[in-house]
Context: one part of a larger RNA
RNA sequence: UUAUCCAUAAGGAACUCGGCAAAAUGUCCUCGUACGUUCGCAAGAAGAGGACCCCAAGAGAAUUGGGGAGCAUAAAAUCGAGAAGCGGAACUGUUUACCAAAAACACAGCUUUAAGCUAAGACGUAUGUCAUUGUAUUUGAAGUGACUCCUGCCCAAUGGUUGUAAUCGAAAAUGUUUAACCAAUGUAUAAGAUCAACUUAAUGGCGGCCCUAACUCUGAGGGUCCUAAGGUAGCGCAAUCAAUAUCCAGUUAAUUGCUGGAAAGUAUGAAAGGAGUAAUCAUGCUUCUACUGUCUCAUGGAUAAACCUA
Numbered sequence: 001u002u003a004u005c006c007a008u009a010a011g012g013a014a015c016u017c018g019g020c021a022a023a024a025u026g027u028c029c030u031c032g033u034a035c036g037u038u039c040g041c042a043a044g045a046a047g048a049g050g051a052c053c054c055c056a057a058g059a060g061a062a063u064u065g066g067g068g069a070g071c072a073u074a075a076a077a078u079c080g081a082g083a084a085g086c087g088g089a090a091c092u093g094u095u096u097a098c099c100a101a102a103a104a105c106a107c108a109g110c111u112u113u114a115a116g117c118u119a120a121g122a123c124g125u126a127u128g129u130c131a132u133u134g135u136a137u138u139u140g141a142a143g144u145g146a147c148u149c150c151u152g153c154c155c156a157a158u159g160g161u162u163g164u165a166a167u168c169g170a171a172a173a174u175g176u177u178u179a180a181c182c183a184a185u186g187u188a189u190a191a192g193a194u195c196a197a198c199u200u201a202a203u204g205g206c207g208g209c210c211c212u213a214a215c216u217c218u219g220a221g222g223g224u225c226c227u228a229a230g231g232u233a234g235c236g237c238a239a240u241c242a243a244u245a246u247c248c249a250g251u252u253a254a255u256u257g258c259u260g261g262a263a264a265g266u267a268u269g270a271a272a273g274g275a276g277u278a279a280u281c282a283u284g285c286u287u288c289u290a291c292u293g294u295c296u297c298a299u300g301g302a303u304a305a306a307c308c309u310a
Stems, first nucleotide, its partner, number of pairs: 001305008010296002014294001019291001027051005036041001038146001052068006069073001081289007088281002093105002109144007121130003147276004152206003157203002159199005166194003173187005207225005234268001235265001246262006
């Protein structure tokens, strides 16, 4: 010096991106236990007390009574720290074998869509096979993701479904020209397109300008232009570009933090789901209690090496 470990006055997170690491808690018994809640939970909540040895009673190592020793009696080891608020995902589960375990994936539930069985769909050049020795309470595809309250407006564009038979639309067929072939040309048609209707829990989209109320401000209201329709309920400086350290309040001696509120967010927003939500979590952020060599600020010791000598 390195590694592993032990102890430390006073302070106790002042350390640091961050209590990382360490310390603390820890077992069993008795008492006791809040908010919230889907009434199951939350909960080992929190918090308080007890525990050794000997004698007697006793069925008893339970329990009761008496006595005894120690600084200390779950005397060692093993062995939960706890509380509060918020974000996210309902949950158990899955994942980048060897830098990511998560808010990502899955999930039950919800919805749409295809398919009537020689099913749709998939594999294969093919015979054939799976779906299925199943049959719409089934099978495939897609999205959302427990539960609660909800899921607004737009079918103009893109797509999908259905339809009409007005227009376009191939070859064969057929008519005409020709003796015939070739060639030319006409008619009527299939799928399909145009066209029409429907369709968003399909791809997607969801305005501008001007004026206006007894100071000012604001604009319930009015006018006008455009549009397929002009963003509804909610939520909101957010896991939401920037402006931004928004503004107000609480927390602190001090806060680019956190929480609550405001709010035009001109780039929030409703199954690329919106808003809540008990429980759960090696999840993210903030605060408090306890605790400590993380630190103020270092010190001593043990073991193993490095190193020196014999």
Predicted 3D model of a 310-nucleotide part of an RNA (large-subunit ribosomal RNA, domain IV) from a marine metagenome.
The full RNA is in RNAcentral, with records from SILVA.
Its mean pLDDT, the model's own confidence on a scale to 100, is 84.